[in-house]
Transfer RNA from a Candidatus Woesearchaeota archaeon, 73 nucleotides, folded computationally. Model confidence (mean pLDDT): 82 of 100. Rfam family: tRNA. The family's RNA type in Rfam is transfer RNA. The sequence was found in a public genome assembly.
RNA sequence: GCCUCCGUAGCAUAGUAGCCAUUGCGGCGGUUUUGUAAACCGCAGGUCGAGGGUGCAACUCCCUCCGGAGGCU
Numbered sequence: 001g002c003c004u005c006c007g008u009a010g011c012a013u014a015g016u017a018g019c020c021a022u023u024g025c026g027g028c029g030g031u032u033u034u035g036u037a038a039a040c041c042g043c044a045g046g047u048c049g050a051g052g053g054u055g056c057a058a059c060u061c062c063c064u065c066c067g068g069a070g071g072c073u
Base pairs, nucleotide, nucleotide: 001072002071003070004069005068006067007066010025011024012023018056027043028042029041030040031039049065050064051063052062053061
């Protein structure tokens, strides 16, 4: 330099155009306990890597850039 894949909450993930972005762990609060853990219930937390384009509508499709992984030379 070229090719492929990935980027979504603190961490890990689902969602591949369509009404409000999913779940688990973690965090906070509550119930329970002498207390802690476990269990159960509830809550908060996301400019979906950045910018632009297509489209009635974009996490999703297209272009450029940034970051990561792998391969070729």